[in-house]
The part of an RNA shown here (small-subunit ribosomal RNA, 3' minor domain) has 145 nucleotides and comes from Leuconostoc inhae.
Context: one part of a larger RNA
RNA sequence: CACCGCCCGUCACACCAUGGGAGUUUGUAAUGCCCAAAGCCGGUGGCCUAACCGUAAGGAGGGAACCGUCUAAGGCAGGACAGAUGACUGGGGUGAAGUCGUAACAAGGUAGCCGUAGGAGAACCUGCGGCUGGAUCACCUCCUU
Numbered sequence: 001c002a003c004c005g006c007c008c009g010u011c012a013c014a015c016c017a018u019g020g021g022a023g024u025u026u027g028u029a030a031u032g033c034c035c036a037a038a039g040c041c042g043g044u045g046g047c048c049u050a051a052c053c054g055u056a057a058g059g060a061g062g063g064a065a066c067c068g069u070c071u072a073a074g075g076c077a078g079g080a081c082a083g084a085u086g087a088c089u090g091g092g093g094u095g096a097a098g099u100c101g102u103a104a105c106a107a108g109g110u111a112g113c114c115g116u117a118g119g120a121g122a123a124c125c126u127g128c129g130g131c132u133g134g135a136u137c138a139c140c141u142c143c144u145u
Base pairs, nucleotide, nucleotide: 003108005105008101009100011098013095014094015093016092018090019089020088023085024084025083026082027081028080031077032076033075034074039070041068042067043066044065047063048062049061052059053058111132112131113130114129115128116127117126118125119124
């Protein structure tokens, strides 16, 4: 490799990550209720009892048993948070040679762009307002040679 140029979007194909999603599932820390081991503490008629007191009877103290409060684990309940997964679905990214058109770049063949509203296979189209970062022609003002 310079208009046989450049370039936009839909659609199709492949891959990648990602949003939504009826749900399914795992975990975390709490909350309420149920049950409650061991143990601490408190209580108790009777029971047992070597050291202390007492000549003795007995007493003090202790023990066991029982009851109660607290309570680990466990059970139940509805929520919270985090993760995994999920039919289907939304766009996004990437990919030498796919499809449809040709929107933009020259006045790009309807100048383009911005905002907004409506419409449309797609790039887009149409209306209204705005900008020149529009070409061409004519005129005016100014600057340089």
Its mean pLDDT, the model's own confidence on a scale to 100, is 81. The sequence was found in a public genome assembly.